Molecule: Guanidine-I riboswitch aptamer
Organism: Alteribacillus sp. YIM 98480
RNA sequence: AAAAAAGCUGUCUAGGGUUCCGCCAGCAGGUGAAAAAGCUGGGACUGGUCCAAGAGAGAGCGUACAGACUGCUGGAAAUGCACAGCGGCCUGUAUACACGGAGGGACAAAAGCCUGGGAGAU
Numbered sequence: 001a002a003a004a005a006a007g008c009u010g011u012c013u014a015g016g017g018u019u020c021c022g023c024c025a026g027c028a029g030g031u032g033a034a035a036a037a038g039c040u041g042g043g044a045c046u047g048g049u050c051c052a053a054g055a056g057a058g059a060g061c062g063u064a065c066a067g068a069c070u071g072c073u074g075g076a077a078a079u080g081c082a083c084a085g086c087g088g089c090c091u092g093u094a095u096a097c098a099c100g101g102a103g104g105g106a107c108a109a110a111a112g113c114c115u116g117g118g119a120g121a122u
Base pairs, nucleotide, nucleotide: 007061008060009059011057012056015051016050020048021047022045023042024041025040026039027038062095063094064093065092066091067090069088070087071086072085073084074083097117099120103115104114105113
């Protein structure tokens, strides 16, 4: 910037792994004995950072329908009322239902992430 309407966005959770932090083990270092910085390994390390649901949570925006107020336009002329169309603005309601692999992909890596409301099943 544009699109979308079983819409989009962000916050969080189930869950996830190991870049970073922390933790644990060891090495080396140093010392009277230690400590700090450093190196190696560990996610069958509770955690922090991080990733995270179409079928999880609760919000915001949008969309649809309805209503109120209001502006412009309309019908031989003027005024008024009502009606119609197109806008503005506010309020309310709705935004339902949904069993589901394997394999592959990304980031450090993995996952209910993406593939995917897929393949299938009913």